The prediction has a mean pLDDT of 78. Bacterial RNase P class A from Microbacterium sp. CH12i, 381 nucleotides, folded computationally. The organism belongs to Microbacterium, within Bacteria. Rfam family: Bacterial RNase P class A. Rfam describes the family as follows. Ribonuclease P (RNase P) is a ubiquitous endoribonuclease, found in archaea, bacteria and eukarya as well as chloroplasts and mitochondria. Rfam classes the family as a ribozyme.
[in-house]
RNA sequence: UGGGUCGGCUGGACGGUCGCGUGGCGGGCAACCGCACCGAGGAACGUCCGGGCUCCACAGGGCAGGAUGGUGGGUAACACCCACCCGGAGUAAUCCGCGAGAUAGUGCCACAGAGAGUAGACCGCCGCGUUCUCCGCUUGUCGGGGUGCGCGGUAAGGGUGAAAGGGUGGUGUAAGAGACCACCGGGGGUCAUGGUGACAUGACCCGCCAGGUAAACCUCGUCCGGAGCAAGGUCAGACAGAGGGUGUUGACGCGGCUCGCUGAGUCCUCGGGUAGACCGCUGGAGCGGCACGGCAACGUGUCGCCGAGAGAGAUGGCCGUCGAAGGGAUACCUCGAGAGAGGCCCCGGAACAGAACCCGGCGUACAGGCCGGCCCAUUCG
Numbered sequence: 001u002g003g004g005u006c007g008g009c010u011g012g013a014c015g016g017u018c019g020c021g022u023g024g025c026g027g028g029c030a031a032c033c034g035c036a037c038c039g040a041g042g043a044a045c046g047u048c049c050g051g052g053c054u055c056c057a058c059a060g061g062g063c064a065g066g067a068u069g070g071u072g073g074g075u076a077a078c079a080c081c082c083a084c085c086c087g088g089a090g091u092a093a094u095c096c097g098c099g100a101g102a103u104a105g106u107g108c109c110a111c112a113g114a115g116a117g118u119a120g121a122c123c124g125c126c127g128c129g130u131u132c133u134c135c136g137c138u139u140g141u142c143g144g145g146g147u148g149c150g151c152g153g154u155a156a157g158g159g160u161g162a163a164a165g166g167g168u169g170g171u172g173u174a175a176g177a178g179a180c181c182a183c184c185g186g187g188g189g190u191c192a193u194g195g196u197g198a199c200a201u202g203a204c205c206c207g208c209c210a211g212g213u214a215a216a217c218c219u220c221g222u223c224c225g226g227a228g229c230a231a232g233g234u235c236a237g238a239c240a241g242a243g244g245g246u247g248u249u250g251a252c253g254c255g256g257c258u259c260g261c262u263g264a265g266u267c268c269u270c271g272g273g274u275a276g277a278c279c280g281c282u283g284g285a286g287c288g289g290c291a292c293g294g295c296a297a298c299g300u301g302u303c304g305c306c307g308a309g310a311g312a313g314a315u316g317g318c319c320g321u322c323g324a325a326g327g328g329a330u331a332c333c334u335c336g337a338g339a340g341a342g343g344c345c346c347c348g349g350a351a352c353a354g355a356a357c358c359c360g361g362c363g364u365a366c367a368g369g370c371c372g373g374c375c376c377a378u379u380c381g
Stems, first nucleotide, its partner, number of pairs: 001377010012322007020039002024035004041352001045363002048361005053228004060259004065224005070084005085099001086097004100219002105217002107213003122158002124154007132146005137140001166184006185209002187206008232279004241270006253261002286305008326347003332343004
């Protein structure tokens, strides 16, 4: 310098002016007015996971159902994060993996193909029998060959397919085959060593080599009660009840069922009324700096800071200056032999998107700008 890979930060700036919202201070009887402060995001989004909080009985047992899945750690918890292991891709940095079990059982494997599973004879190869036929001579119940058919053997070779019983060489055989042997590859078992562990390495043994699929049922381990701030509560205010069903032989409730608990209501229809205020509500698993522990995620200690809280509703508009990318124009300037490049000039004007109980994640969207680590190639010193 070029290419790659991983991560972090930022998300228009400044000034003026007109407004909006909560709370504060001051004024005013009040309506309201004035002042200074504060006032969206990295994703506030999707609402996909996990928790806090609240109520349901004190949240309890079993079944059903759901989630999850290499190992170790982090955390309030997780489907998240970190480190490692194994497998795959890449020269590498690095990336990807719904990564338990296919030797518990059941199912499925489209099309093609003979056969898709304790497999399968379509072509081929081989044996036997037989029809027809050719050749040879020593003329025979002879020898050799071809062809059609039938019966059988064979998984070496061809062909089908995403996938067809490990590979190479040999022994063997009528032809063949882990049928047997040597080496290689895989799998399993035992032992040793290292590691907390997943696992790795090594030795010995076993011909064990007969596929895949568990985002198919299923099996195993672990975890999970339900509903959600319109939760839930307080105060104030209004009204008018009527009819029917069901229930102490246990209703309703504990949002699937059941055990167990509780113990008098509850459901439907018609009619009447209210729809205000406050709490919950934002100071929290909070944010930032430093130190220490840890490879890291993170934890501990200490110092500092306060940053929206609504009504489902505010957080903005306009003007000026500056402005990144991009586009235009070549009259002038610089470089260049030229093509052209740079400057000057003109246009242009900033992405995705917006809180609503609060956190931790994940996923998705995002114009552009800045910074850094690592890897590969090349050049120069």